[in-house]
RNA sequence: UGAGCAGGGGGGACAGCCGCUCCCGCGAGGGAGAGGAAAGUCCGGGCUCCAGUGGACAGGGUGCUUUCUAACGGAAAGUCCUGGCGACAGGAGGAAAGUGCCACAGAAAACAAACCGCAGGCCGUAGCGUAAGCGUCUGUCUGUAAGGGUGAAACGGUGAGGUAAGAGCUCACCAGUCCCGGCGGCGACGCCGGGAGCUUGGCAAACCCCACCCGGAGCAAAGUCAAAUAGGCUUCGGAACGCUGUCGGCGUUGGCAUGUCCAUGCCCCUGUUUUAGGCCGAAGCGGGUAGGCUGCAAGAAGGAACCGGCAACGGUUCUUCCAAAGAUGAAUGGCUGUCCCAGACAGAACCCGGCUUAUACCCCUGCUCAGAUU
Numbered sequence: 001u002g003a004g005c006a007g008g009g010g011g012g013a014c015a016g017c018c019g020c021u022c023c024c025g026c027g028a029g030g031g032a033g034a035g036g037a038a039a040g041u042c043c044g045g046g047c048u049c050c051a052g053u054g055g056a057c058a059g060g061g062u063g064c065u066u067u068c069u070a071a072c073g074g075a076a077a078g079u080c081c082u083g084g085c086g087a088c089a090g091g092a093g094g095a096a097a098g099u100g101c102c103a104c105a106g107a108a109a110a111c112a113a114a115c116c117g118c119a120g121g122c123c124g125u126a127g128c129g130u131a132a133g134c135g136u137c138u139g140u141c142u143g144u145a146a147g148g149g150u151g152a153a154a155c156g157g158u159g160a161g162g163u164a165a166g167a168g169c170u171c172a173c174c175a176g177u178c179c180c181g182g183c184g185g186c187g188a189c190g191c192c193g194g195g196a197g198c199u200u201g202g203c204a205a206a207c208c209c210c211a212c213c214c215g216g217a218g219c220a221a222a223g224u225c226a227a228a229u230a231g232g233c234u235u236c237g238g239a240a241c242g243c244u245g246u247c248g249g250c251g252u253u254g255g256c257a258u259g260u261c262c263a264u265g266c267c268c269c270u271g272u273u274u275u276a277g278g279c280c281g282a283a284g285c286g287g288g289u290a291g292g293c294u295g296c297a298a299g300a301a302g303g304a305a306c307c308g309g310c311a312a313c314g315g316u317u318c319u320u321c322c323a324a325a326g327a328u329g330a331a332u333g334g335c336u337g338u339c340c341c342a343g344a345c346a347g348a349a350c351c352c353g354g355c356u357u358a359u360a361c362c363c364c365u366g367c368u369c370a371g372a373u374u
Base pairs, nucleotide, nucleotide: 001370002369003368004367005366006365007364008363009362010361012339013338014337015336016335017334018333020033021032022031023030024029035345039356040355042354043353044352045351046350047218048217049216050215059214060213061212062211063210064078065077066076067075068074079092080091081090082089083088093209094208098207099206100203101202102201115148116147117144118143119142120141121140122139124137127134128133156174157173158172159171160170161169175199176198177196178195179194180193181192182191183190184189222294223293224292225291232285233284234283235282236281237280238279239253240252241251242250243249244248255266256265257264299321301320302319303318304317305316306315307314308313340343
C1' cells in the first nucleotide's frame, strides 16, 4: 500500500419563532418529553387473576461439555468435525435397542442381491483327431461382489498370496469401528500402549430411546370509586277491586282468554262504543353499565472506582433519576437561518432480559494474508 476477519460507538449540530402531552408553581413563569432497533411478537421472566396435596401417564419443548443468569431456545469459555493459506466461520445426544422409509435409474438400497462379465458341471452340437480327447455355439444348473454398467449413496483401500474363477479367504501396510489398560482434563475429550478381520450405508424437522425442563390466561390482567336511565328488593302513603268482618283487618293490582306452545282477539294514544280499570307517589338498599382513579415508571435500573473470575458474570462502596415520556383517538411536531459527512431504518402503549429482521452515512479498536521499502 492492497485485500480481508472480528468487535465496538454514533444515528445531523446550533440558534430563533410558533405549537402539542405531562409535571412544579397562587401567579408570572420554569421544567421533562421515543429507539438502537420503540419493529417482528419468536423465546424467557417479573406482575395480576384463576386452578392446584403429591406423584405418574399423556402432551409440548430443549439436546456436545462446563460455567453464568430471575429465567431462556440467551451469553461466556472450551471439545470434536467441516470449510478457509490465515485472522476466523459453521455444525453437534442415540442409526451397534427396536420399527419404518430411501424417488428415478439399477440385478440389488441393506439378516441381502447375479443384468453383463468371469469360472465350473450337465444336455445337445459345427469342426479337428484312428482313438482317448480337444473344441465352437445354444440352453440349463451352480460358484463368484474382482471388473463393467446404474445411482446422491453399492457393503473398507493398495499390493501380494491364494483359487476353477473369485472374495478379509489369508497376510503386510493404511483408514475406520469396538474392547482393555495407563496418563492428562471438573467435563466434552485428548495422548500413549495392547487386542479383535470387527468393516456394521443414509434419514431421528419419521416413529422411537435417553437426559433435563414445562399449570392456565393475560394490563381489554387485576384492584378501586361510582352516575343518569331502565329493571330488582324492602318500607311508607294514596287509589281501585276482592274477601272477611263491622270504625277495622287481609290479599291483589299486568298481561288475560289458557298450565305450556302456535294462532286469534283484547290490552297503548285520539274519537266512538262501553260499567270501570290496565296503578300513582316518596324514601332506602343492592348488583351491573358509562365514566374516573390505581396498576404506570425507583429497578433483576444507569454511572464510577475497587475486588474475584480467562470470560460471560458476580461482590463491595459511592453516586444519579429533584416534578423528569407516561399519552388513551392517543403528545413528543412545524417553519426559518447557519454549518457539515446533507441525515437511513423507523416511532413508546404494563415492565424487563434476549433473539431475529431493517438501517444512508461517519468514527474507533484488535487481528490475518500478500507485496514493496528500510

This is a predicted structure of a 374-nucleotide RNA (Bacterial RNase P class A) from a bacterium. The gene name in the source record is rnpB. It matches the Rfam family "Bacterial RNase P class A". From the family's description: Ribonuclease P (RNase P) is a ubiquitous endoribonuclease, found in archaea, bacteria and eukarya as well as chloroplasts and mitochondria.